[in-house]
Context: one part of a larger RNA
RNA sequence: GGCUUACGGUGGAUAUUGAGGCACCCAAAGACGAGGAAGGGCAUGGUAAGCGACGAAAUGCUUCGGGGAGUUGAAAAUGAGCAUAGAUCUGGAGAUUCCCAAAUAGGUUAACCUUUUUAACUGUUGUUGAAUCCAUGGGAAGGCAAGAGACAACCUGGUGAAUUGAAACAUCUUAGUAGACAGAGGAAUAGAAUGAAAAAUUCAUUCCCGUAGUAGUGGCAAGCGAAAUGGGAGUAGCCUAAACUGUGAAAAUGGGACUGUGGUAGAUCAAAAUAUAAGCUCUGUGCUGCUAGGCGAAGUGGUUGAGUCCUCCACCCUAGAUGGUUAGAGUCCAGUAUCCAAAAGCAUCAUUGGGUUACGCUCUAACCCGAGUAGCAUGGGGCACGUGGAAUCCCAUUUGAAUCAGCAAGGACCACCUUGAAAGGACAGAUACUCCUGGGUGACCGAUAGUGAAGUAGUACUGUGAGGGAAAGGUGAAAAGAACCCCCAUCAGGGAGUGAAAUAGAACAUGAAACCAUAAGCUC
Numbered sequence: 001g002g003c004u005u006a007c008g009g010u011g012g013a014u015a016u017u018g019a020g021g022c023a024c025c026c027a028a029a030g031a032c033g034a035g036g037a038a039g040g041g042c043a044u045g046g047u048a049a050g051c052g053a054c055g056a057a058a059u060g061c062u063u064c065g066g067g068g069a070g071u072u073g074a075a076a077a078u079g080a081g082c083a084u085a086g087a088u089c090u091g092g093a094g095a096u097u098c099c100c101a102a103a104u105a106g107g108u109u110a111a112c113c114u115u116u117u118u119a120a121c122u123g124u125u126g127u128u129g130a131a132u133c134c135a136u137g138g139g140a141a142g143g144c145a146a147g148a149g150a151c152a153a154c155c156u157g158g159u160g161a162a163u164u165g166a167a168a169c170a171u172c173u174u175a176g177u178a179g180a181c182a183g184a185g186g187a188a189u190a191g192a193a194u195g196a197a198a199a200a201u202u203c204a205u206u207c208c209c210g211u212a213g214u215a216g217u218g219g220c221a222a223g224c225g226a227a228a229u230g231g232g233a234g235u236a237g238c239c240u241a242a243a244c245u246g247u248g249a250a251a252a253u254g255g256g257a258c259u260g261u262g263g264u265a266g267a268u269c270a271a272a273a274u275a276u277a278a279g280c281u282c283u284g285u286g287c288u289g290c291u292a293g294g295c296g297a298a299g300u301g302g303u304u305g306a307g308u309c310c311u312c313c314a315c316c317c318u319a320g321a322u323g324g325u326u327a328g329a330g331u332c333c334a335g336u337a338u339c340c341a342a343a344a345g346c347a348u349c350a351u352u353g354g355g356u357u358a359c360g361c362u363c364u365a366a367c368c369c370g371a372g373u374a375g376c377a378u379g380g381g382g383c384a385c386g387u388g389g390a391a392u393c394c395c396a397u398u399u400g401a402a403u404c405a406g407c408a409a410g411g412a413c414c415a416c417c418u419u420g421a422a423a424g425g426a427c428a429g430a431u432a433c434u435c436c437u438g439g440g441u442g443a444c445c446g447a448u449a450g451u452g453a454a455g456u457a458g459u460a461c462u463g464u465g466a467g468g469g470a471a472a473g474g475u476g477a478a479a480a481g482a483a484c485c486c487c488c489a490u491c492a493g494g495g496a497g498u499g500a501a502a503u504a505g506a507a508c509a510u511g512a513a514a515c516c517a518u519a520a521g522c523u524c
Base pairs, nucleotide, nucleotide: 001523002522003521004520005519006518008516009515016474017473020445021444022442023441024440025439026438027437029434030433032149039100040099041098042055044053046078047077051073052059061094062093063092064091065090066089070082071081072080105114106113107112121147122146123144124143125141127139128138154185155183156182157181159179165172169219195202196201206233207232208231209230216224217223238425239424240370244255245254246253247252260404262368263367264366265364266363267362269360278357279356280355281354282353284351285350286349288347289346290345291344293340294339299313301311302310314331315330316320322334323333324332375399377397378396379395380394381393385411407420408419409418410417461468462467481508484495485494486493
């Protein structure tokens, strides 16, 4: 020096654990903001750096309820207090709420400066009345206070790529996707047929299954890709313009009417009650539920550091969910099952009372039935459909009808037939999503995993900036956290003591390997 064995050190793997995550289900909600939000800055504590809480009334104030012995956040210590005359805590309602920020008196390098200015701008109300008659612009008001901003995903609208695939690439595809923009709601969109169909019918819309990878479309390549019938979820039907008519100078407004066997008008015939009902709306009351809570059964002895295990003998159960307690607890604790409860606020439903709202048949064919609209042409877009024989739907430009003897559709077009009523409007539910709240579940993770984040986490650190972005959990049942002595600058250490255990001593549970030391053996 090497190897082996033993005992240690170093190190933090392994197994274990939960305080944090992940995914989904059910319910609720999708709130906010000029009465100043979201998000921040700076302050506020006896000692107080960061976090949480709060706002010059600042670690909190008032009031109405709950609750019942301790309490002044996590978080010890000390000081000073509060509390059965009911504190801390907890729920409802209210007060306060600096500065910045839509930020809004003016400015600005956010959290500051100047100033004392009626609310900056838009909107709206009434007023005044330029060129220029009407108008428009402008002025002025100690009129109003509707808007503005925020918001995870879902939704609607206008805008809109490329990588990619076609084994290259240009039509095509990726895709009307991503992105950025605008806007709304708890859902949004759509929606009561100018529908779908086919000789039979159906009867608003939305969503699911299926039709069906079918019919089609396509450098007929790659690919794209329906619809009706059918089965379900859910169902809900309405208002207006015109004709005619009342009021009015007019503007306007009341009645009437809403349909495809039309409406109005005229003529003939008929006539009447139900309104104590039903719908809508205003108001009060009540049940139920939500926002704090309350009651709540049943076990002792022996063994252990500690009993919940085991053993002997018991008990409760509308409660043997779960968690905690010095080891596996129905009967120790918090709870669980079943019941009970609200001064105040909110929600659904029911209901008292008030207001308001009504209707015929037949005939005639005079009037009306949504106009720069429908349609044509040209150029585009969208329909599963790439211009194709291309209907149907939408837009731009130019033109430009008809009014029921009329118009549109049935995939060029024409005829017949059938179906429907455009150019006005609103609408619940079935459907989509989850920043957030409550409850629950897991052949989901268990500290290199699971969120980036189980600890000061979007923190420390980094970059001019947009941005990038960590590491780091475990003493013990209980600090009982080692009085005192020795060594001693300190750290470290040796006794003593605590503890079941200190090779559990704070660099603290388990404690692998690499690596290092010591001892013994073998060997050179």

The part of an RNA shown here (large-subunit ribosomal RNA, domain I) has 524 nucleotides and comes from Picea glauca. The RNAcentral record of the full RNA draws on SILVA. The coordinates come from a structure-prediction model, not an experiment, and the mean pLDDT is 80.